Description
The RNA shown here (SAM riboswitch aptamer (S box leader)) has 110 nucleotides and comes from a Bacteroidales bacterium. Its mean pLDDT, the model's own confidence on a scale to 100, is 83. NCBI's taxonomy places the organism under Bacteria, Pseudomonadati, Bacteroidota, Bacteroidia, Bacteroidales.

RNA sequence: GGUUUAUAAAGAAGAGGGGAGAGAAUAGGCUCUGCGAACCUCUAGCAACCUCAGGCCAGAAACCUGAAAGGUGCUAAAACCUAAUCCGCAUGUUGCGGAAAUUAUAAAUU
Numbered sequence: 001g002g003u004u005u006a007u008a009a010a011g012a013a014g015a016g017g018g019g020a021g022a023g024a025a026u027a028g029g030c031u032c033u034g035c036g037a038a039c040c041u042c043u044a045g046c047a048a049c050c051u052c053a054g055g056c057c058a059g060a061a062a063c064c065u066g067a068a069a070g071g072u073g074c075u076a077a078a079a080c081c082u083a084a085u086c087c088g089c090a091u092g093u094u095g096c097g098g099a100a101a102u103u104a105u106a107a108a109u110u
Base pairs, nucleotide, nucleotide: 001110002109003108004107005106006105007104008103013043014042015041016040017039021032022031023030026083027082028081029080044075045074046073049071050070051067052066053065054064055063079102085099086098087097088096089095090094
């Protein structure tokens, strides 16, 4: 990197370095940013995928409750919003909802 499954409107920031961009990609919008962006390091925190304990059970297969030492992840705004697909409902500009695709993360596998 490929594949499969699950999740994505909740939650959680300070310091040091750095020095102009950032919010995945294309287009449009909007936002953050010299009162210091990306990125790196440290510390702190969030969450509970892996993990552990208990419950239920024929059975850790699923589900429920709890824990947070370890492996990841995450700590502006819904994955910032919309479109580039489809379906449904409403509707004279267009709106709402669902699914898909894409992306991200985890776990498994290759």